The prediction has a mean pLDDT of 83. This is a predicted structure of a 329-nucleotide part of an RNA (small-subunit ribosomal RNA, central domain) from Enterobacter hormaechei.

[in-house]
Context: one part of a larger RNA
This record gives sequence, C1' cells and structure tokens, in this order.
RNA sequence: CUGGGCGUAAAGCGCACGCAGGCGGUCUGUCAAGUCGGAUGUGAAAUCCCCGGGCUCAACCUGGGAACUGCAUUCGAAACUGGCAGGCUAGAGUCUUGUAGAGGGGGGUAGAAUUCCAGGUGUAGCGGUGAAAUGCGUAGAGAUCUGGAGGAAUACCGGUGGCGAAGGCGGCCCCCUGGACAAAGACUGACGCUCAGGUGCGAAUUAGAUACCCUGGUAGUCCACGCCGUAAACGAUGUCGACUUGGAGGUUGUGCCCUUGAGGCGUGGCUUCCGGAGCUAACGCGUUAAGUCGACCGCCUGGGGAGUACGGCCGCAAGGUUAAAACUC
Repeated sequence: CUGGGCGUAAAGCGCACGCAGGCGGUCUGUCAAGUCGGAUGUGAAAUCCCCGGGCUCAACCUGGGAACUGCAUUCGAAACUGGCAGGCUAGAGUCUUGUAGAGGGGGGUAGAAUUCCAGGUGUAGCGGUGAAAUGCGUAGAGAUCUGGAGGAAUACCGGUGGCGAAGGCGGCCCCCUGGACAAAGACUGACGCUCAGGUGCGAAUUAGAUACCCUGGUAGUCCACGCCGUAAACGAUGUCGACUUGGAGGUUGUGCCCUUGAGGCGUGGCUUCCGGAGCUAACGCGUUAAGUCGACCGCCUGGGGAGUACGGCCGCAAGGUUAAAACUC
C1' cells in the first nucleotide's frame, strides 16, 4: 500500500446550491503526457539470494554470479486514460400544449367558537377536583337573549390523500412566484454526476408556579424587522446512475377500443402494504433495497471522563461549532 464498516451494535452532515478537486456517453482522426516494448548508460562497495572456497563445524571471513524490481537518454506501439480537432444523440437541458397540488410571498374576505364591553330577563349560587380550597357572585355572578369590540385559529371535507430539498404547508377569493409530471414533436449537442472549504434555508420548547392537578395570569404565542442555528431535524437508511421474479391498493397524467355504464386493454410520475431471489448477527429489507455494481462526499474505531476543558471561529446574550488529555474500568 491493499484489506473493515455506518437502518437497530460506534458511525449518513438537518436540507440544498456550489468554486476547487475527483469521476465522466458515443464515433472518427491526430499527438504520444500516462501506459507498454526494445536498446544504451547508470544503478559504488558492503548487505540480501545462488554456486564455490577458508577457519575441525557454525557464526564469521572470502571468490564468482545473479540481483539491485530504479533513473536518464533514445527508438518504437497506439488498445485504454489523457490533450487537440471534427462528428453523433441514448445522458443533461430548451421550446410548444396541457394536468394535479395545504409549494412560497403579498392583499382581501367569510362563518362557527372562546374572551371582553353595553343592555334586557332573572336569583343564589357559579366554578373547580379524587376530594377540596384559592378564585368569581346580592355593588346581581353563573344561566339566557340582543347589540358591539377584538385577537387567534380555520370543524366537517380530510384520506398510510397531496405539495415541498429539508424544516414544513390546511376556510374562501385575487395578485406575484418556484418546482414536478404527461403527450407528441422540434432544438442545443456531454453542456453531466458528486462536492473539502464556501453560501443559503432551517420546527417547537423556553418564564413563573419548585413536578403532576386547580384558579387566575405577565412575557411569549400574533404582526414587522433583526438575531440564534439546535432536535428522536428519523426512513435513526448521503446524493446520482445502471441492472435484477411478482401480487394487491392509493393518487395524478395520457393513448386505444362498441364512450352501449362507475367499462376494457395499454403506457408514464409519485406513493402504501405484502412478499421472491438475494442480502442480514438477527430483526427485517426486498425494483421507493438494507439485492448486484459504479462515481463522489461525509462519518466510525471499547465504556466513562466528554460532546466536556483549553484555544480558535461565530453570537447582543443564552449559547453554538470545532475538539482533547490526565485519570479510571
């Protein structure tokens, strides 16, 4: 150097974009950097290895050979990698026509309910618990009716339904806007994949009451702007591509067939369950792989000490991130 792993044993960055780097479809020509071959020079001696010799043997010493797997120069080869040039269309992308959707931002609006305010009726309780009490109420509560104010959230539909990279997203209408998919074509012509650093996005909780329970209720929860940057941020499963028996659904496109009916036969995207081979320590996974391979990145190396100390960076702060050791079992 090669060689092991990461669903649950230690281990996939919360998610994405992306410079450098790594890797990269197909055909032809060319160059000859990588690659391969020949020749020449060099690769000190000793050592190692082989065949001999000398100390009684051996260690040791010694002669010869081989080797020194390397480097340089030069002459060639051209399959592969690479450079250059020119093509191609299967990867990738653009255009046209449509489709579905709680995807994002802004504005408007609706109804139910809670709370509060005013008024009417009305009288002694209400509320709360395991039971109570604090609390509210004859200054008229609770109950009930009418009117008004205000904030927040959108019952039913609603669904292992949909959308989004993840976090996440739910009344209705309008404006702006991102992505996905299908069907035919047309176009560009490898424009691609991954990505250390870097950049962007990124839920909820938080206080008090010393817990759980109760009565109230400040901050918060809402809006605008800024910051924090963590999570059982989970599918505890990185991204991309290829290949490999099936069955039953959901959802959303589309083609054909008598649209005779919610029909039949196909063909795509996403998604749920069950299972075959195979894999797995087992559980289980199983074309949405944890199967069989390839490319690139991240991460792991006994438990505790410790995701801590110190230092650096970031932050207004809380703190975050990077990250040990002594010691101990």
Notes:
The RNAcentral record of the full RNA draws on Greengenes.